[in-house]
RNA sequence: CGGGGUGUGGCGCAGCUGGUAGCGUGCCUGUUUCGGGUACAGGAGGUCGUCGGUUCGAGCCCGGCCACCCCGA
Numbered sequence: 001c002g003g004g005g006u007g008u009g010g011c012g013c014a015g016c017u018g019g020u021a022g023c024g025u026g027c028c029u030g031u032u033u034c035g036g037g038u039a040c041a042g043g044a045g046g047u048c049g050u051c052g053g054u055u056c057g058a059g060c061c062c063g064g065c066c067a068c069c070c071c072g073a
Base pairs, nucleotide, nucleotide: 001072002071003070004069005068006067007066010025011024012023013022019056027043028042029041030040031039049065050064051063052062053061
C1' cells in the first nucleotide's frame, strides 16, 4: 500500500427478504431462607463504531472515515 472480515445494553451474541431492537449472563427490587446461595416474579439499562446518502421508513442497502483481526505485497 492492496484485498477480506468484524464493530448492536456491563460482558457474550441474535436480528431471516428494509417496517421504529431481542436472548443469555450480570445489575436492582420483591417472595422464599435464621442468613447467603438456588428458584420464582417484577424492573432499570442500548438508538445499533462514526459521518453522510438512498427510501415514506435503514441495525439491515450505498459511500467516506475510525478501531480491531486475517491474507497478500